[in-house]
Large-subunit ribosomal RNA, half B from Natronobacterium gregoryi SP2, 1184 nucleotides, folded computationally. It matches the Rfam family "Archaeal large subunit ribosomal RNA". A reference for the family is Yusupov et al. (2001), "Crystal structure of the ribosome at 5.5 A resolution", Science.
Context: one part of a larger RNA
């Protein structure tokens, strides 16, 4: 010196982030308990009394035991040790008991009873699994499974526009197979009908995910706004709570508490952003939750102090880690990649050991977790981007019978086809001049009747019942077409016949279920493949750019013009200045011929400042599409005629791309062609020139060339060339985010602390004086403007560190400037005195305690002389705390579809190291002090150093005196006291005090007596030495030099002047002086004595007023060193043993009280006294 206990006077939470840690309380019996309250609690509330030990009695009882009366009796205290709750109050959060981060987080998270919605009828829903199969379940909607909320109580508002979800759907979208058509003649292919789910569409559905508004104006003060006006929405926050675990502003306003209240309570409430089962709001009763008060209680604290242990210490044995570039391992300025032990230069330093505490070694520890980078990862999310599961749904195989309706194609069958004119109801086109009929199993044509069919005119059939031999057609009219007959077709009606499609039924045979078995229940569905089409973060592989005075956010400085930085060649950069392009325009292009502008100024009806006309001046001030620059009037600019050269095809050159290389793209002169204007020369290859752009692949297009499996056709291919359609991150991936659960490799190439430059800001000074100060700039104040110091505030750069320098506040100790707050000496005042302004010296000293707050700051309280600033890696974490900031867990508001986020709020939430060097403080061991004399004892000097040894306040005189009308009201000096700080000390007060001494509980050692353990005294009562403070003493006066100032004398300047020579005062600041370290003070000193005839010194020996070891200091028989013994003097508090007494009791017996006995125990103390031990020896030592 640490860990760990124990006591502690007065004070009692002043500590602290927080009463952390400690204390205090406890057991039973009794008697009493509020406020709320779900009437169960709250409750042991709370706050009170009792409590041993004996002696006898009573109830009770089988015994052990229990419950009591009476009296007697002891101590400080009777649950006497040990065991063993502090207690009330408010408030948030969760009802409640439970559950969690094994190893920083036990919570307000998580469950939970209770509430709600969703699914599901069992071959169910939900879930594993590829299946087979299996779980809920051998259960059945009072059941299960999914999701929200989360006891009870009061209550759940509006809004269905988006997203979801369910329903329905005329009508639109909608794949594939199957069909139709089209495709040469088959195909590849295309195209059309049909048309499921899905989507549009339209309803429902919020205890689905989610959402719930601005503005304006008004009531007899004022405010306020019940009211009314406007935009606007799906709907505009209902009931509640509200400065909140939510409120930025904010420490919001007011009450309470309190000296003081960022806290806590209660209200208000404009609510940055509150709110209703993403629950709202309340609440009894719980809670190792979370804030706040009050009482008790204490060493938390003022302010420490002393003991008692285990440890560091020392001896003796035993015997590791981490660490380790080197080393003869200071200071303090400097330098230096801007923070040296090793570099410069001063300074200081004789060598060695031992202890302590950590200032330093940007100490060890751990290739920084924070940031940035990487075409590095991983985990997650989603309306990123590709895709697989999986689920809807169609068609197909598996897969059959049969009836019915009802379509398609194909085929035959029968019918049927009216515009006007034409006799007539004329489907097309071609033949085409004839064709059909007669006695019958027949029949033209005609009338009656049936029938279908209709445009009502009429057709077509049947009927042979009746007349019955010719009737049509051609011709002729009309007409666009001319009929009859016949051959091929169209379009429509009706039946049939294969084929086949839908729609509803019906069987029973595949198939499935169920059963022991007959059989029964579904059935061509299901189930299962295939194939298609829609859903698909359930799961997967990836992306999610770059520049960047760090990242991000902005922004594009990412492709192009022009200017100007750009320094008169060229080039030539920064997130440098000022602008622009991503186009227009068949004329705004080509040409040929005329023309000449803008503006001024004179004249002209209306007519002017300015319309048009004319007439003059006018180098350009105008126009040329479009940013600037350049050119331009012989125009490249107006205006008119005629064209399309803004054509096709091939070059060279140049520019992009300075001096290497490089595409797209752009230009500038050329050639061939085929054109336009011109009388010709000629001009014209778009716009006067510098910006208006785009690679591969792939599509498409071209009256384009070639070419493709023996040929020829055709349909599609393939080369070539060309237009078109993109990559603006513009030399061109196909692409969203979050990570505080993170990883990795790196970087100090790059941030955040510090440092280090810098100082815009900031703090401080300074010119100058505008004003005010009743006059008066400069007693005080002091604008505008303008110069400066400092590195403290914030910036700013990115130089040191990212194979780490621990990161705010507080505490603890140290030193430091001075721009002085107080206290010292001084000027001026709008200084009468007292208080006070304002300044000059001037760092010795001293600058305090409280309340909120994690705070530094700051507010605010009562004292103070005065409650100064500022620095030292924002001084200080190998010192110490962790409130806060800044991991993981959670909650609230806000933002986000969402994973998640927030210089927002809020609860929780780990601080490693045994000191090697060098620094510091302290103990010690050796050399050296070398000369001519050496050695030693005992004592001085005193260079250098340390200190504050003082600091400062109060009160009495002075003196109610100077001064003031007054009212107030000094001082020089002297003394007294406190106070803050130093220092010694222990007679006293007061603390300890595990020496001691008494008292007492349990339990052992049978009892007694005496002890042992109940903290390393069981517990209480006391205390000596000692060692402390809360107790005591002590801690000047003065010289001498000066600042600022006040003067002498005195000049330069005949005067004045403190100054230029000289001279005299003048401060707590310097230096003495006082106290203290100091011969290792390399100038290493001095003096007295001893020894040289052996002086002195150690070791060993009894010892402490000394002390970690060393060292110091006493003593050693000539001796009081230390024990012993014996007296003094002290603490406790009357001691065993014995008499006597004792409440009782027949006795035994008896807590106990008296005497003996101020007894007994005890003493780290004085003092006598050799009675015991300091024995017996050893060594070192100048000289001679």
């Nucleotide at each position: 010196c640490c860990g760990a206990c124990g006591u502690u006077a007065g004070g009692g939470a002043a500590u602290u982030c927080g009463g952390c840690a400690a204390g205090u309380u406890a057991g039973u019996c009794c008697c009493g308990u509020a406020c709320g309250u779900u009437c169960g609690c709250a409750a042991u509330a709370a706050g009170g009394g009792a409590u041993g030990c004996c002696u006898g009695c009573c109830c009770u009882c089988g015994a052990c035991g229990g419950g009591g009366c009476a009296g007697g009796u002891c101590g400080c205290a009777g649950u006497g040790a040990c065991u063993c709750g502090g207690g009330c109050g408010c408030u948030c959060c969760g009802a409640c008991u439970g559950u969690c981060u094994a190893g920083u987080a036990a919570c307000a998270a998580c469950a939970u009873a209770g509430g709600u919605g969703a699914c599901c009828g069992c071959a169910a829903a939900u879930c594993c699994g590829c299946a087979a199969g299996g779980a809920c379940u051998c259960g059945u909607a009072c059941g299960g499974u999914c999701a929200c909320u989360g006891a009870a109580u009061c209550c759940u508002g509006c809004c269905c526009a988006g997203u979801g979800c369910g329903g329905g759907u005329a009508u639109c979208u909608g794949a594939a197979c199957a069909c139709c058509c089209a495709g040469u003649a088959c195909a590849a292919u295309g195209g059309g009908a049909c048309g499921a789910a899905g989507g549009a569409c339209c309803c429902g559905u919020u205890a689905a995910c989610g959402g719930c508004g601005g503005g304006g104006g008004u009531a007899a003060c004022u405010a306020u706004g019940a009211c009314c006006c406007u935009c606007u929405u799906a709907a505009g926050g209902u009931a509640g709570c509200g400065u909140a675990g939510u409120a930025c502003c904010u420490u919001g306003c007011c009450g309470c508490u309190u000296c003081a209240g960022u806290a806590g309570c209660g209200g208000c409430u404009u609510g940055c952003a509150u709110g209703a089962a993403u629950g709202g709001a309340u609440a009894a009763a719980c809670g190792a939750g979370a804030g706040c008060g009050c009482c008790a209680c204490u060493g938390u604290c003022c302010c420490a102090a002393c003991g008692u242990u285990g440890g560091g210490c020392c001896c003796g044995g035993u015997g590791a880690a981490c660490u380790g570039u080197a080393c003869g391992u200071u200071c303090c300025a400097g330098u230096g990649c801007g923070g040296a032990g090793u570099c410069u230069g001063g300074a200081g330093a004789c060598c060695c050991c031992c202890a302590a505490g950590g200032g330093g070694a940007a100490g060890c520890g751990a290739a920084g977790a924070c940031c940035c980078u990487a075409u590095a990862g991983a985990g997650c999310u989603u309306u990123a981007c590709u895709g697989c599961a999986g689920g809807c749904u169609g068609u197909c195989a598996c897969u059959g019978a049969g009836a019915c309706g009802u379509g398609g194609u194909c085929g035959c069958c029968a019918u049927u086809g009216u515009g006007c004119a034409g006799c007539a109801u004329a489907g097309g086109u071609a033949g085409g001049a004839g064709g059909c009929g007669g006695u019958a199993c027949a029949c033209a044509g005609g009338u009656a009747c049936c029938c279908g069919c209709g445009c009502u005119a009429g057709c077509g059939g049947g009927c042979c019942a009746c007349c019955g031999a010719g009737c049509c057609a051609g011709c002729a009219u009309u007409g666009a077409a001319a009929u009859a007959c016949u051959a091929c077709c169209c379009g429509a009606u009706g039946g049939u016949g294969a084929c086949u499609g839908c729609g509803a039924c019906u069987c029973u045979c595949a198939c499935u279920c169920c059963u022991g078995g007959c059989g029964g229940a579904g059935g061509a569905c299901a189930c299962u493949g295939g194939u298609a089409g829609c859903c698909g973060g359930g799961c997967a592989g990836u992306u999610u750019g770059a520049c960047u005075g760090g990242g991000g956010c902005g922004g594009u400085a990412c492709g192009c013009g022009c200017u100007u930085g750009a320094a008169a060649a060229g080039a030539u950069a920064u997130c440098g200045a000022g602008c622009g392009c991503g186009c227009c325009c068949c004329a705004a292009g080509a040409u040929u011929u005329c023309c000449u502008c803008a503006c001024c100024c004179g004249a002209g009806u209306c007519g002017g400042a300015g319309a048009c006309u004319c007439g003059g001046g006018a180098u350009a001030g105008a126009g040329c599409g479009c940013a600037a620059g350049a050119g331009c009037a012989u125009a490249c600019g107006g205006a008119a005629g005629u064209c399309u050269g803004a054509c096709a095809g091939u070059g060279u050159c140049c520019g992009g791309c300075a001096c290497a290389a490089c595409g797209a793209c752009g230009g500038a002169c050329g050639c061939u062609g085929a054109c336009g204007c011109g009388a010709a020369a000629g001009c014209g290859u778009g716009g006067u020139c510098u910006a208006g752009c785009g690679a591969a692949c792939c599509a498409a297009u071209u009256a384009g060339g070639c070419u493709g499996c023996u040929u020829g056709a055709u349909g599609c291919g393939g080369c070539c060339a060309a237009u078109u359609g993109c990559u603006g991150a513009c030399a061109g991936a196909a692409a969203a985010g979050c990570u505080a659960c993170c990883u990795u490799a790196g970087g100090g190439a790059u941030a955040a602390c510090a440092g280090a430059g810098u100082c815009g800001u900031c703090a401080c000074c300074c010119g100058c004086a505008a004003g005010a100060g009743c006059a008066c700039a400069u007693a005080u104040c002091g604008a505008c403007c303008g110069g400066g110091u400092g590195g403290c505030u914030u910036g700013c750069u990115a130089c040191c560190u990212c194979g780490a320098u621990g990161u705010c506040g507080g505490u603890u100790c140290c030193c430091u400037c001075c721009a002085u707050c107080c206290u010292g000496c001084c000027c001026g005042u709008g200084c009468a005195g007292a208080a006070g302004c304002g300044g000059g010296c001037a760092a010795g000293g001293g600058u305090g305690a409280g309340g909120u707050u994690g705070u530094u700051c700051g507010c605010c309280u009562a004292u103070u002389a005065a409650a100064g600033g500022a620095g030292g890696u924002c001084g200080u974490g190998a010192g110490c705390u962790g409130g806060g900031u800044u991991u993981a867990g959670a909650c609230c508001g806000u933002c986000g579809u969402g994973a998640g986020a927030c210089a927002g709020g809020u609860c929780g939430g780990c601080u490693g190291c045994u000191a090697u060097c060098u620094a510091u403080u302290g103990g010690g061991g050796g050399u050296g002090u070398u000369a001519a004399u050496u050695g030693g004892u005992u004592c001085c000097u005193g260079a250098c150093g340390g200190g504050a040894a003082c600091g400062u306040g109060c009160g009495u005189a002075u003196a109610g005196u100077a001064c003031g009308a007054g009212a107030g009201g000094a001082a020089c000096u002297a003394c007294g006291c406190a106070u803050g700080g130093g220092u010694g000390c222990c007679a006293c007060u007061g603390g300890u005090g595990u020496a001691c001494c008494g008292g007492u509980u349990g339990u052992u050692c049978g009892a007694g007596a005496g002890a042992g353990c109940a903290c390393g005294u069981g517990c209480c009562g006391g205390g000596c030495a000692g060692c402390c403070a809360c107790g005591c003493g002590c801690c000047a006066c003065g010289g001498g030099g000066u600042a600022a100032g006040a003067g002498c004398u005195g000049a330069a300047c005949g005067c004045a002047u403190c100054u230029a020579a000289g001279c005299u005062c003048g401060a707590a600041a310097c230096c003495c002086a006082c106290c203290u370290g100091g011969a290792a003070a390399c100038g290493a000193g001095g003096a007295a004595c001893c020894a040289c005839g052996g002086a002195g010194g150690c070791c060993a020996c009894u010892c402490g007023u000394a002390g970690a070891a060393g060292a110091c200091g006493a003593g050693a028989u000539c001796g009081a060193u230390a024990g012993a013994c014996u007296c003094g003097g002290g603490g406790u508090g009357u001691a065993c043993g014995c008499g006597u007494c004792g409440a009782g009791g027949c006795a035994a017996c008896g807590a106990g009280a008296c005497g003996u006995u101020g007894a007994g125990c005890c003493c780290g103390c004085g003092a006598g006294c050799a009675c015991u031990a300091a024995u017996c020896g050893g060594c070192c030592g100048a000289g001679c």
RNAcentral holds the full RNA, with entries from Rfam.